Context: one part of a larger RNA
Molecule: large-subunit ribosomal RNA, domain I
Organism: Candidatus Bipolaricaulota bacterium
């Protein structure tokens, strides 16, 4: 020294376990802020370092309900004082305080700091102290009120009104890349993707055919299948990549401009034309042209509607077109009859949410064991044999489950009901008027369409030019006839599609501590960086601390006995404890 076998150290693998993640499914709910948010700083407990709660009324305050015997959050005891059957700790609803920052808003500044000015009060004070109030934008009303003597404009003051900021992903909209594919590269591709800005909603956009098709025909819009890697495009390379029918989720349709009619208000025009028709009296700033507002009408494509005409009908009540009669247009409200309820407002039935409540059914038998739920024998409930606990594995112990009940108070729902909207005329005809204009189209250049300038139809948009206008216009993938279809140039529309920070409840051939979120634990903590920003490790005594009185060695640290447990080689550096490495004894061999 090496090799083997006991034994023991170090180490923390593997078992097993889960307080914690991932993925989901159903439903709810999608917003929170100037009444000051989001996220923060400092504070707050008898003792208090951190999480929580809270906010100078500060682990709290009021009420209103629920519960019903203990309690003063957690790690986490402990000392020390307290509250509660006059019902507290806890749970739910409402409300009260919310210190400073933060959109942050009086001014200011290096975010939790500093200074000011008016009010009111405390006093008589300009000083001090309390309390309130002061930022900016938008739209409106009111006084005010220039430069330029013309506005009642700009601007000012004061009242209301409104915005701001912040949030997981979803949506629309603007801007708009590269890495990479093409085996390089340049068009193209990645991709209209990322990323950055704008805006809203519980959804968003889209939407009732100038839409498809195609000789037969659908009927808004959206989303699933399919059609289909199919027509197509494409340095015809890489590669992109459709629409229609079809088949299914849903299912809903509506309203402006205009024409014509009446009022307000203005312009022109200037005293007579006229005032709903006829006679008759009255009016006379009255009437007519033309612009705007605002009501009434009207809303399409087998064209519609206005205006006029002619035939046939006519609920009723008041009123109004200067007055009386007559006739004739309207308007309002009752009736009636039909309809809508999708935006707004009232009133409500049900249902439900936000605390809980009741809730079946075992043995004081026998084994084993530290402990029975395990084994043997014997019972019982089941609208309940889902989960989880309990000293092992419990339908019958406990939580509870399946039923079946519950709310003073806020909230969601919203059947109904008012409400709101049509009609109380309809057909026929012909002429005349409207029916979105710097639009549509064309030229040039861009883009979007699956479609790369192509034979490019169709959509946008920028420069320029520019129509018809119902005997009119657009579309049917260059144009062009015929045919077919539809009516641009205003505008609204639930549902069926999309997400999930939140909130409930279930679910998994998902993880089980190097794994699952980066975090099972004082985690976005420690630490690192000026900053942006990076970013860990670190779970398990036992059923119950019964957490080792007390002896003994020792300065402690640690050990020895004794004790406690089923165990203590379960002693907290605590389950199991595997290997590398380190030892200690025997043995063999050098």
């Nucleotide at each position: 020294g090496g090799c083997a076998a006991a034994u023991g150290g170090c180490g923390g693998a593997c078992a097993c376990c889960u307080u914690g993640g991932c993925a989901g499914u159903u439903g709810g709910a999608a917003g929170c802020g100037a009444u000051g948010a989001a996220g923060g700083a400092c504070g707050u407990g008898g003792u208090u370092a951190g999480c929580u709660g809270c906010g100078a009324u500060a682990a709290g305050c009021u009420u209103c309900g629920g519960g019903g015997a203990g309690c003063c959050g957690c790690u986490a005891a402990g000392c020390a004082g307290g509250c509660u059957u006059u019902g507290a700790u806890c749970c739910g609803g409402a409300g009260a305080u919310u210190u400073c920052u933060g959109a942050a808003u009086g001014g200011g500044a290096g975010u939790g700091c500093c200074c000011c000015u008016c009010a009111u009060g405390g006093u008589g004070a300009a000083g001090c102290c309390a309390u309130g109030a002061g930022a900016g934008u938008u739209c409106g009303u009111a006084c005010u009120g220039a430069a330029a003597u013309g506005a009642g404009u700009a601007g000012g003051u004061a009242c209301g009104u409104u915005c701001a900021g912040c949030g997981a992903a979803c949506c629309c909209g603007g801007c708009g890349a590269a890495g990479u594919g093409a085996a390089a590269c340049a068009u193209c591709u990645c991709a209209g993707u990322a990323a950055c800005c704008g805006g809203a909603g519980g959804a968003a956009a889209a939407g009732a055919a100038a839409u498809c098709a195609a000789u037969a025909g659908a009927g808004a819009u959206u989303c699933c299948c399919u059609g289909a890697g199919u027509a197509g495009u494409g340095g015809c390379g890489a590669g992109c990549g459709a629409a229609a029918c079809g088949g299914g989720a849903a299912g809903a349709g509506c309203c402006u401009a205009a024409a014509c009619c009446g009022a307000g208000c203005g312009u022109g025009u200037g005293u007579a034309a006229g005032a709903c028709u006829g006679c008759a009296u009255u009016c006379g700033u009255u009437g007519c042209u033309c612009g705007u507002u605002c009501g009434g009408g009207g809303u399409u494509g087998u064209a519609a509607g206005a205006a006029g005409u002619u035939u046939c009908g006519u609920c009723u009540u008041c009123u109004u077109c200067a007055u009386g009669c007559a006739g004739g247009a309207g308007g309002a409200g009752g009736c009636a009859g039909g309809g809508u309820u999708a935006a707004a407002a009232g009133g409500a039935a049900u249902a439900u949410c936000u605390a809980g409540u009741c809730g079946a059914a075992u043995g004081u038998c026998u084994c084993u064991g530290g402990a029975a739920a395990g084994a043997g024998c014997g019972a019982c409930c089941g609208c309940a044999g889902a989960c989880g606990g309990u000293g092992a594995u419990a339908g019958u112990c406990c939580c509870g489950u399946a039923g079946a009940c519950g709310a003073a108070a806020g909230g969601u729902u919203g059947a109904c009901c008012u409400a709101c909207c049509c009609u109380g005329g309809a057909a026929a005809c012909u002429u005349u008027c409207u029916u979105a204009a710097g639009u549509a189209g064309c030229g040039c250049c861009g883009a979007a369409c699956a479609c790369g300038u192509g034979a490019a139809a169709u959509u946008c948009g920028g420069c320029g030019u520019g129509a018809a206008g119902c005997u009119g216009g657009g579309a049917g993938g260059a144009c062009c006839a015929c045919c077919u279809u539809c009516c641009a140039a205003g505008g609204c529309u639930a549902a069926a599609c999309a997400u999930u920070a939140c909130c409930a409840a279930c679910u998994g051939a998902c993880c089980g501590a190097u794994a699952g979120u980066g975090a099972a634990c004082u985690a976005g903590u420690a630490c690192c960086g000026c900053g942006a920003g990076g970013g860990a490790a670190a779970g398990g005594u036992g059923a119950a601390a019964a957490g080792c009185a007390c002896c003994c060695c020792g300065g402690g640290a640690g050990g020895g006995g004794a004790g406690u447990g089923a165990a203590a080689u379960a002693g907290a550096a605590c389950u199991u404890g595997a290997a590398a490495c380190c030892a200690u004894u025997u043995g063999c061999c050098u």